RNA sequence: UAUUUAUCCAGAAAGACGGAGGGAAAGGCCCGGCGAUGUCUUAGCAACCCCAGCAAUGGUAGGUGCUAAAUCCUGCUUCACCAUGCGGUGAAGAAAGAUAAAGC
Numbered sequence: 001u002a003u004u005u006a007u008c009c010a011g012a013a014a015g016a017c018g019g020a021g022g023g024a025a026a027g028g029c030c031c032g033g034c035g036a037u038g039u040c041u042u043a044g045c046a047a048c049c050c051c052a053g054c055a056a057u058g059g060u061a062g063g064u065g066c067u068a069a070a071u072c073c074u075g076c077u078u079c080a081c082c083a084u085g086c087g088g089u090g091a092a093g094a095a096a097g098a099u100a101a102a103g104c
Base pairs, nucleotide, nucleotide: 003102004101005100006099007098008097013042014041015040016039017038021031022030023029026074027073028072043067044066045065047064048063049062050059051058052057071096076093077092078091079090080089081088082087
């Protein structure tokens, strides 16, 4: 890293360093000198692997992962309803993305 499968409205923050943008990308809307994003330490969560169990469920020692906002929201297609100038709401799906487990 091609690819496959599963999940994505639950959960979980303090300190130190550092000093300007960050939330993938576009639009929106947010976060940020009351110090964000990031790095490290510690703590925590429990999604997958794992462990116990017939199962429901439980555990967090270990491997990943995660700890603002639903993947922060929307976009593309179809359907229903409302409005009708643009459009709005809801449902199902797609695309993109993230994570895990496989796989090369």
A computed fold for a 104-nucleotide RNA from Pedobacter yulinensis, annotated as SAM riboswitch aptamer (S box leader).
Its Rfam family is "SAM riboswitch aptamer (S box leader)". Rfam's curators write: The SAM riboswitch is found upstream of a number of genes which code for proteins involved in methionine or cysteine biosynthesis in Gram-positive bacteria.
The prediction has a mean pLDDT of 84.